A computed fold for a 518-nucleotide part of an RNA from an uncultured bacterium, annotated as small-subunit ribosomal RNA, 5' domain. The coordinates come from a structure-prediction model, not an experiment, and the mean pLDDT is 85. It matches the Rfam family "Bacterial small subunit ribosomal RNA". The full RNA is in RNAcentral, with records from ENA and SILVA.

Context: one part of a larger RNA
């Protein structure tokens, strides 16, 4: 010189865009962050209506006994409504966050599956017959401080379970053709065994069952690369390989049983350290080096550890059980929790923001839709943190005014600088129109952008450094002191190198300092 997610001094006027816990994967008060379908089901609060039983107020009347006459309150029972729960379906595996672990097929790049999955979405084929016994919710009884439990009873379903129908589907045993990179695969044909379904509808349709294929998306194997230490040289018993036999959506010591005794290593195994990868970023002429915020793709974690479960898909951040260690509540029996979501607190730190607004636009889940839900997004706040643009005015003006410094006391210098004259009006202020973003309708942003008017130079510069490297010089003051420094050195009585004051150079809403890479 350049470059930062940066910090610190001094200073700070406007926008537009981006970007902000790099520390303590430290703990977290309270909000929000994933639901939705009543066109799958049963039941059904509040409110309103219809009718209809008790009750019977003010008022009229009255022979004082009532009558009449409905206000009001409550019960019944129809309908309407549709809250909350509850059963079912799909969705919580996505999307959001963070990097702790991880030197490994994890990422990266190329191939492979003749070793595989794959809801929803498309395209094709074939069915969608008839049964059946439960359970929640609700009622009732108990237990408990709660968290929540338990009996008994009654009910529905696209919830459960048989039965029938079945194959180009899946075993299993066979013909036959073909083709391949070994195990083999593709069609093709006979037999026998096994398995399927659901309704709902506003009548448009939505849906379900089997099979086939393609799409999206995963899953698994292989070459090849991927940081430091040999003051790490030996490692290894499911270790290496078979055989079997279990499991898996599939290969496989993935697990077992038994057999054999191999397996890796200086082409650097093991041990140790560090560390998430990568497209990219910076930097440099390049070759290289060095980083891995922000946006993107990949993995990995979710208080610590360990573990199934449902499922198409988890070993599941806002599920579920177990143990650890913190937090709370508690009638001491027993319970509740998991911000590395979005704000926000403490706390560590040299340090990094609002408990804002809307689902208007994109996107995502459910719905058949209306539409709910969405701290994903969109946006507005607060930080000169970064980039880039704009302003703090222009032209003119010499008696070269004061006033500051500086002097040889002549006069230089600040310096066209101000003052003055003329001019303009961005930004800011104030008044008035006022968007696109939305494809009918529906705009958080936001009466914002932007456009016109008014007014008036009016509210708007600092910072460093001036010995030499290096652009910029002179008083005073101090007196090896105070103090300056990146080298190199300045200061010990005239210091262009310390303090301050002019004056100058520099760069400018900045400027310097400090740290890190090139």
């Nucleotide at each position: 010189g350049g470059a930062c997610g940066a910090a610190c001094g001094c200073u700070g006027g406007c926008g537009g865009c981006g970007c902000g816990c790099c520390u303590a994967a430290c703990a977290c008060a309270u909000g929000c962050a994933a639901g939705u379908c009543g066109a799958a089901c049963g039941a059904g609060a509040a409110u309103c209506a219809g009718c209809u039983g008790a009750u019977g107020a003010a008022g009229u009347u009255u022979u004082c006994g009532g009558a009449u006459g409905g206000a009001u309150u409550u019960g019944g029972u129809u309908g309407a409504g549709g809250a909350a729960a509850g059963u079912g379906g799909c969705g919580g595996a996505c999307g959001g966050g963070c990097g702790a672990g991880u030197a490994a097929c994890g990422c990266g790049u190329g191939a492979g599956c003749a070793a595989c999955c794959a809801a929803c979405c498309u395209c094709g084929u074939a069915c969608u017959g008839g049964g059946g016994g439960a359970u929640a919710a609700c009622g009732u009884c108990g237990g408990g401080a709660a968290a929540c439990c338990g009996g008994c009873g009654c009910u529905a379903a696209u919830a459960c379970c048989g039965c029938a129908u079945g194959a180009c589907a899946u075993u299993a045993c066979g013909g036959g053709a073909u083709c391949g990179c070994a195990u083999g695969g593709u069609c093709u044909u006979g037999u026998a065994a096994u398995c399927a379904a659901a309704g709902c509808u506003c009548c448009g349709g939505c849906g379900g069952u089997g099979c086939g294929a393609g799409a999206c998306g995963g899953g698994c194997u292989c070459g090849c690369g991927u940081c430091c230490a040999a003051u790490u040289a030996g490692c290894u018993a499911g270790u290496u390989g078979g055989u079997g036999a279990g499991g898996u959506a599939a290969c496989g010591g993935c697990u077992c049983a038994c057999c054999a005794a191999g397996g890796c290593g200086a082409c650097g195994a093991u041990u140790g350290g560090u560390a998430g990868c990568c497209g990219a970023a910076c930097u440099g002429a390049g070759a290289g080096g060095u980083u891995g915020a922000u946006c993107g793709g990949c993995c990995g974690c979710a208080u610590u550890g360990g573990g199934a479960c449902u499922g198409a898909g988890a070993c599941a951040c806002g599920g579920c059980c177990c143990a650890g260690a913190c937090u709370c509540c508690u009638a001491c029996g027993g319970g509740a929790g998991g911000c590395a979501g979005c704000a926000g607190u403490g706390g560590g730190g040299a340090a990094u923001c609002u408990u804002g607004c809307g689902c208007a636009a994109u996107g995502g889940g459910g719905g058949a839709a209306a539409c709910c839900c969405u701290g994903a997004c969109g946006c507005a706040g607060c930080g000169a943190c970064g980039c880039c643009g704009c302003g703090u005015g222009a032209a003119g003006g010499a008696a070269g005014a004061a006033g500051g410094c500086c002097u040889u006391c002549g006069g230089g210098u600040u310096g066209u600088a101000a003052a003055c004259u003329u001019c303009u009006u961005u930004g800011g202020u104030c008044g008035g129109g006022g968007a696109a973003g939305a494809a009918a309708g529906a705009g958080a942003c936001g009466g914002u952008a932007c456009c016109c008017g008014a007014g008036g130079a009016a509210c708007a510069a600092g910072c460093c450094a001036c010995g030499g490297c290096u652009a910029a010089c002179u008083a005073c003051g101090u007196g090896c002191c105070a103090g300056c420094a990146g080298c190199c050195g300045c200061g010990g009585u005239a210091a262009u190198a310390c303090g301050u004051a002019g004056g100058u150079g520099g760069c400018g809403a900045g400027c310097g300092u400090u740290g890190u890479c090139c």